[in-house]
Transfer RNA from a Chthonomonadaceae bacterium, 72 nucleotides, folded computationally. Its Rfam family is "tRNA". Rfam classes the family as a transfer RNA. The same sequence occurs in records of 2 taxa. The RNAcentral record of the sequence draws on ENA and MGnify.
RNA sequence: GCGGGAGUAACUCAGUGGUAGAGUGCCAUCCUUCCAAGUUGGAAGUCGCGAGUUCGAACCUCGUCUCCCGCU
Numbered sequence: 001g002c003g004g005g006a007g008u009a010a011c012u013c014a015g016u017g018g019u020a021g022a023g024u025g026c027c028a029u030c031c032u033u034c035c036a037a038g039u040u041g042g043a044a045g046u047c048g049c050g051a052g053u054u055c056g057a058a059c060c061u062c063g064u065c066u067c068c069c070g071c072u
Base pairs, nucleotide, nucleotide: 001071002070003069004068005067006066007065010024011023012022013021018055026042027041028040030038048064049063050062051061052060
């Protein structure tokens, strides 16, 4: 230098054009003599960044940044 993959909640990951989700974790409630476990509820997201296409973009296109793999 070229090619491929990944980037979404604190963490691990779903979500291939129409309301952004799950598990773990966090907070509160219930349960328990207390703790743990369990129950119920809640908070937490500019979807890496910028632009474009579209009535509408996490998703399509272009650029760019970081990480991983391969080729040279």